Annotation:
This is a predicted complex of two RNAs, RNase P RNA and transfer RNA, with 510 nucleotides together. The coordinates come from a structure-prediction model, not an experiment, and the mean pLDDT is 77. Rfam match: Bacterial RNase P class A. Rfam classes the family as a ribozyme.
[in-house]
RNA sequence: UGAGUAAAUCGGGUGGUCGCGGGCACAAGCGCCGCAAGGCCGUGCCUGAGGAAAGUCCGAGCUCCACAGGGCAGGGUGCUGGGUAACACCCAGCGGGGGCGACCCCAGGGCAAGUGCCACAGAAAUGCAGACCGCCAUUUGGGAAGUGGGAAGUGAGAGGUUAGAGGUGGGAGGAGCAAAGAGAGGAUUUCCUCCCACAUCUGACUUCCCGCUUCGCGCUUCCCAGAUGGUAAGGGUGCAACGGUGCGGUAAGAGCGCACCAGCAGCCGGGUGACCGGCUGGCUAGGUAAACCCCACCCGGAGCAAGACCAAAUAGGGGAACUAUGGAGCUGCCCGCUCCGUUCCCGGGUUGGUCGCAAGAGGCACCGGGCAACCGGUGUCCCAGAUAGAUGACCACCCUCGACAGAACUCGGCUUACAGGUUUACUCACCCG
RNA sequence: GCGCCCGUAGCUCAGGAGGAUAGAGCAGCGGUUUCCUAAACCGCGUGCCGGGGGUUCGAGUCCCUCCGGGCGCACCA
Numbered sequence: 001u002g003a004g005u006a007a008a009u010c011g012g013g014u015g016g017u018c019g020c021g022g023g024c025a026c027a028a029g030c031g032c033c034g035c036a037a038g039g040c041c042g043u044g045c046c047u048g049a050g051g052a053a054a055g056u057c058c059g060a061g062c063u064c065c066a067c068a069g070g071g072c073a074g075g076g077u078g079c080u081g082g083g084u085a086a087c088a089c090c091c092a093g094c095g096g097g098g099g100c101g102a103c104c105c106c107a108g109g110g111c112a113a114g115u116g117c118c119a120c121a122g123a124a125a126u127g128c129a130g131a132c133c134g135c136c137a138u139u140u141g142g143g144a145a146g147u148g149g150g151a152a153g154u155g156a157g158a159g160g161u162u163a164g165a166g167g168u169g170g171g172a173g174g175a176g177c178a179a180a181g182a183g184a185g186g187a188u189u190u191c192c193u194c195c196c197a198c199a200u201c202u203g204a205c206u207u208c209c210c211g212c213u214u215c216g217c218g219c220u221u222c223c224c225a226g227a228u229g230g231u232a233a234g235g236g237u238g239c240a241a242c243g244g245u246g247c248g249g250u251a252a253g254a255g256c257g258c259a260c261c262a263g264c265a266g267c268c269g270g271g272u273g274a275c276c277g278g279c280u281g282g283c284u285a286g287g288u289a290a291a292c293c294c295c296a297c298c299c300g301g302a303g304c305a306a307g308a309c310c311a312a313a314u315a316g317g318g319g320a321a322c323u324a325u326g327g328a329g330c331u332g333c334c335c336g337c338u339c340c341g342u343u344c345c346c347g348g349g350u351u352g353g354u355c356g357c358a359a360g361a362g363g364c365a366c367c368g369g370g371c372a373a374c375c376g377g378u379g380u381c382c383c384a385g386a387u388a389g390a391u392g393a394c395c396a397c398c399c400u401c402g403a404c405a406g407a408a409c410u411c412g413g414c415u416u417a418c419a420g421g422u423u424u425a426c427u428c429a430c431c432c433g
Numbered sequence: 434g435c436g437c438c439c440g441u442a443g444c445u446c447a448g449g450a451g452g453a454u455a456g457a458g459c460a461g462c463g464g465u466u467u468c469c470u471a472a473a474c475c476g477c478g479u480g481c482c483g484g485g486g487g488u489u490c491g492a493g494u495c496c497c498u499c500c501g502g503g504c505g506c507a508c509c510a
Base pairs, nucleotide, nucleotide: 001429002428003427004426005425006424007423008422009421010420012398013397014396015395016394017393018392020048021047022046023045024044025043026042029041031040032039033038050404054415055414057413058412059411060410061409062303063302064301065300069335070334071333072332074299075298076297077296078295079093080092081091082090083089094108095106096105097104098103109294110293114292115291116288117287118286132235133234134231135230136229137228138227139226140225141224142223143222144221145220146219147218148217150215151214152213153212154211155210157208158207159206160205161204162203163202164201165200167198168197169196170195171194172193173192174191175190243261244260245259246258247257248256262284264281265280266279267278268277269276270275307355308354309353310352317346318345319344320343321342322341326340327339328338329337330336348509349508350507362381363380364379365378366377367376368375369374399402434506435505436504437503438502439501440500443459444458445457446456452490461477462476463475464474465473483499484498485497486496487495
């Protein structure tokens, strides 16, 4: 310097004139108004809306009903300790959540007392449950692949035996051609018969080996379908699926075992307490009580149009209920208490006065106690009180040109509305020294 | 001033015990019928359940707060 957090505080100011409400003092008169109760009159002085006067959301005082009772029902409050007349308020703390932080937010007892609910979806929504998919085991049927036997068929190969066929070579013989003949080599040239050897081919039989096909069996693996069981690790559903993460373990899984974390119970220690810390344990118990409910504590009702007194007026009329084992009042029921011609409705009258009603759980200052809320003591101050309802108008000056909004028996709170200003404490970021 | 009640479609109301896409009648709109209208028949929509916040998985419903509207309450005899 900027951004914020939490408190406190102010809510146009000064002066003048006129007016309005209230109080006090002084002073009035055969005064005025009024049927009356009662009120009014002059002068002076003082005083006159709020932090919310609002909403009427809580709590009280006060008044009446029994100076307030008992039980049930009903209502309220709900971490702990304190404050207070009391509270759903305030303070301090605890726990949870948010924020970098100052700080802020929380109806924050108990679903491990019982009951209810948890739509849709989902197999299953609370019962130590639930098997839809998935995973695993056993098993049934079918299929595929692999593998091991078996049977049948078939194919190829090899070997053997046998039969046949033609071939080649050699030998012998015969016929023909050639050659004098023989040997070696070569050339030329046919045919027939027999013997031997070789290889080839074909057929049959047999043996071996290798395949193929079909049938059937066994084993292994996989797939499909089913059955029985195990499994809550995974998927999926949902706001939520019976602790979370990891490792081990297992047929697969599982707090089944272990480590850490969350939660619960018991014990020990600290604290007034909420709670916090440690150890041990079995391993787990969903959410919802602003659902019924349980527990603890609190609450009688009505409200100043309460209520008391005075004055005036009338039709003391009509109807209904009940006749003391009754009616009415005390907000429902029972008891109890009070009254007894009471209550309610219709009709009638008056819409006057005084009190309640402004000194109070009051404000301010100082001292003391307390972290604080608050309490105690001393001193000091008096601070609106109307009942058709006052707080306004005008002028002058100044400023940042003025928001929300007006008492009605009174307080303490909460909530809501609110232009802007001031102060204090603190936090974060950046810069400078 | 005090006390009580109500707010859901244009109107009158249900639903209030949490599980809705919030319903009913009248009104309105469209169609059929008719020459036209009415009636009849068929179909349709119209709402942040007065506003905001909270509890809850979920709020018209439960709780808090604000807003708007309505009603009653004097004394005497």